[in-house]
RNA sequence: CUCAUCCAGAGGGGCAGAGGGAACGGCCCGAUGAAGCCCCGGCAACCCUCCAGUCGGUCCUGCGCAUCCUGCGGCGGGGCUCCCGGCUAGGGAAGGUGCCAAUUCCGUCUCGCGACGAGAUCCGCCGCGAGGAAGAUGAG
Repeated sequence: CUCAUCCAGAGGGGCAGAGGGAACGGCCCGAUGAAGCCCCGGCAACCCUCCAGUCGGUCCUGCGCAUCCUGCGGCGGGGCUCCCGGCUAGGGAAGGUGCCAAUUCCGUCUCGCGACGAGAUCCGCCGCGAGGAAGAUGAG
């Protein structure tokens, strides 16, 4: 940098001793013990792997087009034992990561809809929805 995922799931002990939830705002967690380190356990299924289906590559062939040998792959039909790739559904968990308060805790930017403010426009505020930004994790 690219792609995928982020409303599910899963915690005990020891050391330690005041912070932590990325930033900011809110709201939470924390001396009934935060961060960090260690041990044990667990969750999940990204990498990995098994199976089925399907599509394509691929192979055969009819038509078409071009042609010196033959080729192209536009339209159609068939095969697919083996090999390669994509997608979908399901299973596994040894290993590499990851994770085990709260949806990524909520919001932040844009758009739409609705309620309220005298409220049609504009503006403010609240709620809902869609998309984005930022962040996290994995694979390349």

This is a predicted structure of a 140-nucleotide RNA (SAM riboswitch aptamer (S box leader)) from uncultured Streptomyces sp. Rfam family: SAM riboswitch aptamer (S box leader). Gene Ontology term of the family: regulation of gene expression. The model forms 97% of the base pairs in the Rfam consensus. The source organism's lineage runs through Bacteria, Bacillati, Actinomycetes, Kitasatosporales and Streptomyces.